[in-house]
RNA sequence: AGUCCUGUAGCUCUGCGGUUAGAGCACUCGCUUUGCAAGCGAGAGACCUGGGUUCGAUUCCCGGCAGGUCAG
Numbered sequence: 001a002g003u004c005c006u007g008u009a010g011c012u013c014u015g016c017g018g019u020u021a022g023a024g025c026a027c028u029c030g031c032u033u034u035g036c037a038a039g040c041g042a043g044a045g046a047c048c049u050g051g052g053u054u055c056g057a058u059u060c061c062c063g064g065c066a067g068g069u070c071a072g
Stems, first nucleotide, its partner, number of pairs: 002070001004068004010025004018055001027043005048064005
């Protein structure tokens, strides 16, 4: 070099072409407490990258990059 799979929030995942891209844990602030934890409320935070198809792409196709599987 080959083969197949994966890439979405700090982590683990959901999201069958149009919907405000959501959840759990984590983080920040507030309430509560003498204090901590738990609980409740609020908030910040993401579609690997470059093209293509399409009226419209996180989603489909191709290349690249990164990680992993198999074989050698």
Predicted 3D model of a 72-nucleotide RNA (transfer RNA) from Callorhinchus milii. The RNAcentral record of the sequence draws on Rfam. Taxonomically the source falls in Callorhinchus (Eukaryota, Holocephali, Chimaeriformes, Callorhinchidae).